[in-house]
């Protein structure tokens, strides 16, 4: 200079004064109540109040609800190996593969001798062979060139042509023989395993490729979801049909059913309160671990709206400056989007 990985920060900080919305705590009023208390109105005080991804809505959970979450089919996910986690399709570490000089990145990482299937065209031939052109050498022919045969080493077609390169053999080639590879097996070392080396054997050969193709194997899944799902006020209109109904489909099993339950038309309500934030939760030392994460210990509360809250001014200090963008039950992850700026580590290439 250029590249690779990893963290952190945020569209200012700091003070005041208003204003929003939530909570704590006083005091004061009012309704309700024997009381405990609720419920409202006011006022002063203190403290909080949008990210790194809050987006997707793709996984997994928590929490609700269903009923014994029963068995079994059917579906569905994952796929190399170990370790982590509530869990996960994630993360961490390995191995094997591709890409890069590399640092790193990336993953369509179990099975093609259980079984179907696909590969247009093109070429002789794409599942068990088969020969266009070619090259051998016999036999006819005065030649061209013609018949029968041997061949797959060379050209061609093709993404892909029946193991590669090399010697030697031969009529002319072929693993037809050798070497090295490659590929199968069988022993040894290493290694928790994937799997790596090292030796030896071998038919020199199941003919290779797609399984992100259908399949097979191995393990793994109950369903729908805070618009879950509880309460409470208020209002109204009923009428038809089935006999069955139980939260993917089906089947069996179980429970509940006609004063019931389910479904179709049609009116009324479409108002509050919980859920709703203290969480597998942040932060800091130790310790154990390559790590990712785990244990002990101590310290900390940091939105909770509901037609949807954070907004103006003024001084001072800064200035590197704008980008993708606003919570709505939480969390742990991927995945997308994106502006700067700070730190660490690593990797090539110049120069000193």
């Nucleotide at each position: 200079g250029g590249a690779g990985a990893g963290g952190g920060a945020g569209a200012g900080g700091u003070g005041a004064c208003c204003g929003c919305u939530g909570g704590u705590g006083g005091c004061g009023g009012g309704c309700g109540g024997c009381a405990a208390c609720g419920c409202u109105c006011g006022u002063c005080a203190c403290g909080a109040g949008a990210g790194g991804a809050a987006a997707g809505u793709c996984c997994g959970a928590g929490c609700u609800u269903c009923a014994c979450a029963g068995g079994g089919c059917a579906g569905g996910g994952u796929g190399c190996u170990g370790g982590u986690u509530a869990a996960c399709g994630g993360c961490c570490a390995g191995u094997c593969g591709a890409g890069g000089u590399a640092a790193c990145u990336c993953g369509c990482a179990g099975g093609a001798c259980a079984g179907u299937g696909c590969a247009a065209c093109a070429g002789a031939a794409a599942g068990c062979a088969a020969a266009c052109c070619g090259c051998c050498g016999g036999c006819c022919g005065c030649a061209a060139g013609g018949c029968a045969g041997g061949u797959a080493a060379g050209g061609g077609u093709g993404a892909a042509a029946u193991g590669g390169u090399g010697c030697g053999g031969u009529a002319a080639g072929a693993g037809c023989g050798c070497a090295c590879c490659g590929c199968u097996c069988c022993a040894c070392u290493g290694g928790u395993g994937a799997c790596a080396g090292u030796g030896g054997a071998g038919g020199c050969a199941c003919a290779g490729g797609c399984a992100a193709a259908c399949c097979c194997c191995a393990c793994c899944c109950g369903a729908a979801g805070c618009a879950a799902g509880a309460c409470c006020a208020g209002a109204c209109a009923g009428g038809g049909g089935u006999c069955g109904u139980g939260u993917u489909g089906c089947c069996c099993g179980c429970a509940c059913g006609u004063u019931g339950a389910c479904u179709c038309c049609g009116g009324g309500u479409u108002g509050g309160u919980c859920g709703c934030u203290c969480g597998a939760g942040c932060c800091c030392a130790g310790a154990g671990g390559c790590a990712a994460c785990u244990c002990u210990g101590g310290g900390c509360c940091u939105a909770g709206a509901u037609g949807a809250a954070u907004g103006g001014u003024c001084g001072c200090c800064a200035c590197g400056a704008c980008a993708c963008a606003g919570a709505a039950c939480u969390c742990g992850g991927c995945u997308u989007a994106c502006c700067u700026c700070c730190c660490u580590c690593u990797c090539c290439g110049a120069c000193g």
Bacterial RNase P class A from a Kofleriaceae bacterium, 352 nucleotides, folded computationally. The coordinates come from a structure-prediction model, not an experiment, and the mean pLDDT is 76. It is recorded under the gene name rnpB. The organism belongs to Kofleriaceae, within Bacteria. Rfam family: Bacterial RNase P class A. Rfam classes the family as a ribozyme.